[in-house]
c-di-AMP riboswitch aptamer (ydaO/yuaA leader) from a Planctomycetaceae bacterium, 146 nucleotides, folded computationally. Model confidence (mean pLDDT): 77 of 100.

RNA sequence: CGAUAUCGACCGCCAAAUUCGCUCUCAGUCGGCAGCUUGCCGUGAGCGAAACGGGGGAACCAACCAGUGGGGCGAAUCCAGAUUUGGUAGGAGUGCCUUAGCUCCGAGCCCGUCAGCUAACUCCGUCGGCGUCUAAGGUCGAUCGA
Numbered sequence: 001c002g003a004u005a006u007c008g009a010c011c012g013c014c015a016a017a018u019u020c021g022c023u024c025u026c027a028g029u030c031g032g033c034a035g036c037u038u039g040c041c042g043u044g045a046g047c048g049a050a051a052c053g054g055g056g057g058a059a060c061c062a063a064c065c066a067g068u069g070g071g072g073c074g075a076a077u078c079c080a081g082a083u084u085u086g087g088u089a090g091g092a093g094u095g096c097c098u099u100a101g102c103u104c105c106g107a108g109c110c111c112g113u114c115a116g117c118u119a120a121c122u123c124c125g126u127c128g129g130c131g132u133c134u135a136a137g138g139u140c141g142a143u144c145g146a
Base pairs, nucleotide, nucleotide: 001145002144003143006142007141008140011131012130013129014128018050019049020048021047022046023045024044030042031041032040033039034038051126052125053124054123055122056121061116069114070111071110072109073108078087079086080085090105091104092103093102095139096138097137098136099135100134101133
């Protein structure tokens, strides 16, 4: 530089939700190995660190008439109808980006009368579920060829 009617799963997707160290338990439970009654590893629990996500919290600024209590995580709000139905803001769809179509989601939970923004400071969380559509264009990587 080119080709592709070769490929994009040992790597990745939704999500902040991952990684590491120490201690205990490893007979409280489960699995594995050795051993033969005890050990080790995973698992589990606690503590700590990093990274990531979020809340609270000055000045300045905003707001400062009335009514309604209000606020937070999250894509997950709102409208109509009327008791669970239709639509909808919004979100997801596998290397990445864009466009069009299609499909799916459009939940749940928390604070407790309190919260605008917000430096310092401070508090909390790191669950769970998966292998994921079609077309066009661009691009990245792999492969092959020069």